The RNA shown here (small-subunit ribosomal RNA) has 1376 nucleotides and comes from an uncultured prokaryote.

RNA sequence: UUGAACGCUGGCGGUAUGCUUAACACAUGCAAGUCGAACGGUAACGAAGCUAGCUUGCUAGCAGGCGACGAGUGGCGGACGGGUGAGUAACGCGUGGGAAUCUACCUAGUAGUGGGGGAUAGCCAGAAGAAAUUCUGAAUAAUACCGCAUACGCCCUACGGGGGAAAGAAGGCCUCUUCUUGAAAGCUUUCACUAUUAGAUGAGCCCGCGUUAGAUUAGCUAGAUGGUGAGGUAAAAGCUCACCAUGGCAACGAUCUAUAGCUGGUCUGAGAGGAUGACCAGCCACAUUGGGACUGAGACACGGCCCAGACUCCUACGGGAGGCAGCAGUGGGGAAUAUUGGACAAUGGGCGCAAGCCUGAUCCAGCAAUACCGCGUGUGUGAAGAAGGCCUUAGGGUUGUAAAGCACUUUUAUGAGUGAAGAAAAGCCUGAGGUUAAUAGCCUCGAGUCUUGACGUUAACUUUAGAAGAAGCACCGGCUAACUCUGUGCCAGCAGCCGCGGUAAUACAGAGGGUGCAAGCGUUAAUCGGAAUUACUGGGCGUAAAGCGCGCGUAGGCGGUUAGAUAAGUUGGAUGUGAAAUCCCCGGGCUCAACCUGGGAAUGGCAUUUCGAACUGGGUAGCUAGAGUACAGAAGAGGAGUGUGGAAUUUCCAGUGUAGCGGUGAAAUGCGUAGAGAUUGGAAGGAACACCAGUGGCGAAGGCGACACUCUGGUCUGAUACUGACGCUGAGGUGCGAAAGCGUGGGGAGCAAACAGGAUUAGAUACCCUGGUAGUCCACGCCGUAAACGAUGUCAACUAGCCGUUGGGAGACUUGAUCUCUUAGUGGCGCAGCUAACGCGAUAAGUUGACCGCCUGGGGAGUACGGCCGCAAGGUUAAAACUCAAAUGAAUUGACGGGGGCCCGCACAAGCGGUGGAGCAUGUGGUUUAAUUCGAUGCAACGCGAAGAACCUUACCUACCCUUGACAUACAGAGAACUUUCUAGAGAUAGAUUGGUGCCUUCGGGAACUCUGAUACAGGUGCUGCAUGGCUGUCGUCAGCUCGUGUCGUGAGAUGUUGGGUUAAGUCCCGUAACGAGCUCAACCCCUAUCCUUAGUUGCCAUCGGGUAAUGCCGGGAACUCUAGGGAGACUGCCUGUGACAAGCAGGAGGAAGGUGGGGAUGACGUCAAGUCCUCAUGGCCCUUACACCCAGGGCUGCACACGUGCUACAAUGGCUGGCACAAACGGCUGCGAUACCGCGAGGUGGAGCCAAUCCGAAAAAACCAGCCUCAGUUGGGAUUGGAGUCUGCAACUCGACUCCAUGAACGUGGAAUUGCUAGUAAUCGCGGAUCAGCAUGCCGCGGUGAAUACGUUCCCGGGUCUUGUACACACCGCC
Repeated sequence: UUGAACGCUGGCGGUAUGCUUAACACAUGCAAGUCGAACGGUAACGAAGCUAGCUUGCUAGCAGGCGACGAGUGGCGGACGGGUGAGUAACGCGUGGGAAUCUACCUAGUAGUGGGGGAUAGCCAGAAGAAAUUCUGAAUAAUACCGCAUACGCCCUACGGGGGAAAGAAGGCCUCUUCUUGAAAGCUUUCACUAUUAGAUGAGCCCGCGUUAGAUUAGCUAGAUGGUGAGGUAAAAGCUCACCAUGGCAACGAUCUAUAGCUGGUCUGAGAGGAUGACCAGCCACAUUGGGACUGAGACACGGCCCAGACUCCUACGGGAGGCAGCAGUGGGGAAUAUUGGACAAUGGGCGCAAGCCUGAUCCAGCAAUACCGCGUGUGUGAAGAAGGCCUUAGGGUUGUAAAGCACUUUUAUGAGUGAAGAAAAGCCUGAGGUUAAUAGCCUCGAGUCUUGACGUUAACUUUAGAAGAAGCACCGGCUAACUCUGUGCCAGCAGCCGCGGUAAUACAGAGGGUGCAAGCGUUAAUCGGAAUUACUGGGCGUAAAGCGCGCGUAGGCGGUUAGAUAAGUUGGAUGUGAAAUCCCCGGGCUCAACCUGGGAAUGGCAUUUCGAACUGGGUAGCUAGAGUACAGAAGAGGAGUGUGGAAUUUCCAGUGUAGCGGUGAAAUGCGUAGAGAUUGGAAGGAACACCAGUGGCGAAGGCGACACUCUGGUCUGAUACUGACGCUGAGGUGCGAAAGCGUGGGGAGCAAACAGGAUUAGAUACCCUGGUAGUCCACGCCGUAAACGAUGUCAACUAGCCGUUGGGAGACUUGAUCUCUUAGUGGCGCAGCUAACGCGAUAAGUUGACCGCCUGGGGAGUACGGCCGCAAGGUUAAAACUCAAAUGAAUUGACGGGGGCCCGCACAAGCGGUGGAGCAUGUGGUUUAAUUCGAUGCAACGCGAAGAACCUUACCUACCCUUGACAUACAGAGAACUUUCUAGAGAUAGAUUGGUGCCUUCGGGAACUCUGAUACAGGUGCUGCAUGGCUGUCGUCAGCUCGUGUCGUGAGAUGUUGGGUUAAGUCCCGUAACGAGCUCAACCCCUAUCCUUAGUUGCCAUCGGGUAAUGCCGGGAACUCUAGGGAGACUGCCUGUGACAAGCAGGAGGAAGGUGGGGAUGACGUCAAGUCCUCAUGGCCCUUACACCCAGGGCUGCACACGUGCUACAAUGGCUGGCACAAACGGCUGCGAUACCGCGAGGUGGAGCCAAUCCGAAAAAACCAGCCUCAGUUGGGAUUGGAGUCUGCAACUCGACUCCAUGAACGUGGAAUUGCUAGUAAUCGCGGAUCAGCAUGCCGCGGUGAAUACGUUCCCGGGUCUUGUACACACCGCC
C1' cells in the first nucleotide's frame, strides 16, 4: 500500500468501490426500436354525430369518416451504447511516420428530379402439420422493383468512342389554363430523392522503433523469398493462381515451448528502478465451441442467418426450440464480492416534421466499516484522595478527578415544522427581422401563457425533550511505547526473529495496572522499500561464492600521431506531436476534508528542420614513438628423431667356500647341505641417468636433467636500414594438455595396485614383513581430467628505495675475486597506497585503461533428466523438490595436543617402611528390617559431620497421650514459687492429699514464677545448598591475577606481564612504547637453636656453714640450669672466583646458626551450580488434634558379601622373667587423689596434700644389665569361646570397658596393583589431652632412640612459562 479475506467489536454522515475463483450452467422478467408526414389497409382501443333495434343504457350500421393502429410492404436504426479478458508474444498495443483507399446520417458547392411498365406481401378462399411453420389459387399499393429519355460534372477507353440516375410526401395559394360546387393542372415552402465535387467524422492498409521467460528449444521455411502475367479487393501486396528463379529468416536469438490482453496510469522508491494493469479513459479481441457467408456505408454481426459439435428444453417421435462474458437474479465453485428496486426528471443515443415512443446506457435509491474523509460518544468543577478491585516492606501505594455530588452544553441520533438547487427546453399565443409573389410555411431574436423531479419523509434551516441512545481491539522479554500478582511446572501452551516454559515465568493462562491505535483494532495473504542482497546510478573473484589447465584465433568490443574535408553519433535553436483523466502548482465550490471543478506547468520520448565541428565514427593524404622485418652476436634439462656410454639392481653360467641368509619394535612366512648368503670372473636384459645442481636455466601451460649428431620453435642484446597502426583482447571454434585408465602390437631388470602368505590386533579386508600380476617402458590411437596452484586471466601505462642472483651490452680506473650505468629474467626485505584481516607492495592484491571468463546463503549437487563427446571408464553442459538458520574467511583470548623449548614438585629415579594376603577394630556400599534416621561419593566421600548411639543423645520404628501447645511475646482472671504422701498406669499423665505465704517499694504498686481462658501465634533435624548468607574443601603456599594513563590495532584485544640472565618466588637486574600502581610472594607475628641483661619463687645449688640412713632438707647464695620479660645476632655484611663493572651464583673465613637456619600461623584473581537449609541465619513451598509436642520399648550395633582406613602379628635386631636409667608436654574441686592397708588382678578401704614451677595423675617405654627360650604354628601370635569377677551408671539382655583362670583360630612377610617419607625426617618407643558417668586400635599434642638414598630429569603424574596447530569454547570427559 490493497477490488482483499478472517477474528473480536460496532454510533452517524459524505464520497468512492464491490465474482480477483468456473470464458461454469442458467429458471423468470426486462436490456432496440421507431416512422401512418413512404404504402395497401383496419384486428384491438377511444371520442363525437346520425340511423335502427330497444329498458334511463347496450348492440348493430352509416363508416376507416376522425383520433389512432395489431399484423404486413417499405425506410432508417439493430456494426452504437452495455459486458468480458478466453485467445493473442502479434504491426495486437504504444510512439512516430506513410500512401494505394472507403465513409450512411452531417456541412458546403454544382447539376437534376421527365415519361412509362410489370409484379408482390398483407387481406380473401383453400390445404398440410402436434407444433414451429409451410404450400396452392385469386386480387392489390408504394419513397418496394424494372426499363426508356436526359448527363455539366462522373466512370471506362485501344482516345476513335462507350456507359450510367432519380420518388415522392406534407402544408399553403387560386394569379394564370381546363372543367367550373370543387377539383385537376399550375405556383410555392419544407422534407425527401438522383448524379457529382470538396469538407468533416469514422474506418481499412503499410513501415521505423519499443514491448515476458526459457538455448536442457539451433537451425527454420515450399506460397516459403522474388519476378512476369492473370485474377481479386474500397485499397498496396503471394491476397490468390499459372510459369520462372532459388531465395528468405537466424547467435543483435530465427524456430519451438511456457506465460500474458496492451496502454494512459496505479502502488512503492531520494532517484534509477521494482511490482502491477480492479474502478475511470484509449485501442484490441471475444460473445455456448468450431466454421461460413448474406445484408449493409459499415459486420463475417452478444440479444441476425446457415452448417457442424457438446449441452438443455418441447414433442403426437414425424420434427422443432435455445444461448445472461447486457441489468437484476439462481445453482455451482470459492476465504470472498450486493437488489429478480425507481425513473427516463437530468445527460446521451435510435426513429420521427413534430408531439412523442424506446433506452437495466444513464441518473437515483437499497445492501456491505470494503476503502478514504469528517463528526460524535459530553464540558467544567469536584479529596473524605469514598467504596470496591489489585499490590504491599502492612506504614501505605495504585486504579484516581476517575466515580459519586454540584453547575452547564445539545453537535449527532429521536419527535415536530419550514424548505432550496438540479428546469432548460418543447408546446400554445404574440411582436420584430430574414426567406418568398405571399400578410403561408420555415428560421432567428424577444414578450406573455401553460406545464415537466425518479431521487424525496432530499440538502439546509427552525424547534421539543434530555447527558440523555453511542467504545472497542491489540499489545506490555529485546527489536518496540508499556509491569506486577496469582495459577501452571519442558506440562498446558507461546513464538515475526532471537527465543520463553523442568516450583519464585515482566515471554504460557487469568487478574490488576499500563501503552498504542480508535469505529475500529488485530491476524493472514500479496507488492515495493529497507536490500549497495543482481550493484545502470551502485558490488565483487589470493585465503569468504567466484580467473576457463594453457595457447592460437573467427565474429564482436577497444585502439598511436598530423592535416584538411564530411556530419552518422554528438551540441544548441525552432516546429509538430506526446488524447482526456491522473500526479504537481495557483485558484474556485460543497460549513471543513475526502470529493468536484477552472487555469497552468509537466509529459525524460518520437519526427521534421536548422546553426556548429572540439571529441568518436566513416572516407582521403601523410608520420614513426606501438607492432613487425632485415643484419651481427648470446645463453639455455625448449621440442622431435637416430646412435653411443658407464655405475647399480636382477637373472644365468663357472670358480672358491660353509651354515646359515633375509627380515623386524620383536618375530614369522620366504631362501639354503639338491650348497644359499658372502666372494671372484664372465654373460644377458631392461629401466633410470649419482656428482655437476644453484628460491640456477628453458618452455604458453602440462613439463624438460648422461653424451654425440641431424632437423626445429621461441627468447635476449647491439647498431643501422625498411614497412607504416599492420595492434590488444577474444563468445563460439581449434590445438596442446601430468598421472591413472582404455585399444592393438612389442618389451618386461627394478618397483608395484589387485592377490597370496606371515605378523600386529578384540578384530586388522590396513599400517610392518616375504612374495607377486596388471601397470610403469616403446610404437600407434583414444581419454581430456588434477590442490592442472602464485588457489592471483591477458595486454598496456604510471608510482620511494635497499640487498642478492642468471643472460647480454656500455663505461671508469687503482686491470681486480674491482666499481658504476643499462637491459631482459628470477628471488629477499620495504615506503606510499590497498586489504575484513592475513598480507601484497615495479614479477602489485597500488593508481588507471581495453577485452574475456566467473560469483550471488549452506546442504541436496557438480547430482538427476535431456543434449553433445567417448570403445569403456567417464567427461562436459546442468536443475528442481525437499531441508537448515546458518555454512564460510581472517584474526583474538583461553583450553587442549600420544606438538616443541625452558623450569619446578617425594613426580619419577635412588632408598627405607608400609597397604593389598591373616585375625580384629572402625567407616562405607550392598542386603535385610517395623526402623536399621540423615548427610558426605574420583583425587578433594569412606577412624568423614560424630572431641566418644546402653537410657538421654535421636532426627528413625512400634505403641500410648496432648492440641495456644515442650519454648517466645501480648491480654484477662486466679494463685507465691515450690513441696510431702497415696492410688492407677510401661510412662507421659490423671485423681486425691500435706506443708508453704517469699523479694523490692516512694505503700499507689512493681518484678519473677505457676495455673486457667480466648486469640494473634508458636513449633517443624519437613523440601529446595540448582533461590541464598556465612563457613569450608580443592587446584595450591602454585606464582600468579589485575588496574590507571599512554601507545598500537577498524575491532575482539595487545603492550605493560614478552626478551637476556637470575631466583623458592611476576625474586631481582639489564633491555624495552611503555610509565607507574594494586592483590598475592617476601618481610613484619609465634615457637625453636646461641649469647647478654633484668628478676629470683613454688624453680636452682657452684662456693661457705648446719643437718640426715638418704634427699636444696635448712641457713644462705644469685654463679649455673631453668623460668619469662627485654635485647643482641645473619645482612651475601667480608674475601676469592665467575657473571655483562648488574642481579646473582660457587667456594672460603668468621660464627651457636649462612644464604628463606628449622617449624607454624598466613591461602591472590578465580575454578568445581564442589560441600553444608541436620551448627547457625534466611527467601519460597509444605504440615498445623500433626510432618508439632510428651513418653515407654526397640533401632542407628542387624549380616551371604565387597571396599577404604587402622591395630596386632607372622618372630631371635625377637619373646618371656627379673634388675636398673633417662623425658617432654599436659590435666586436676561434682576434680586429681599420695603414704598406708586388703585383693593374684581389675579394684576396694581410707583421705595427707593440692585451685598447682609447691600436691597429685606419674610407672615413661624402647634402651641397658642378667637369665630362659633355639626356629617350632613354638614360651611366636593372640582371635574365639567357657567360667569367675571389678568399675561406671536408674539400668550393661539386645549393647560398655577392664581383670583373673581356662581355651589357643587364622597367620610362616602377602598376586596384580598401590602408598608415605629427603633429617632430628622415615622407622621405632612410650607419655598426655579433648570428648566423657562409663567406653579410644580413632583424633590432637609431647618427647626418647634414630637411619638409608637422591646418578639425574629420558619416562609416569601434577604444575608454571614461551611458542605452535586447532573444525574445541559445556573448552579433549571436547568435537565428529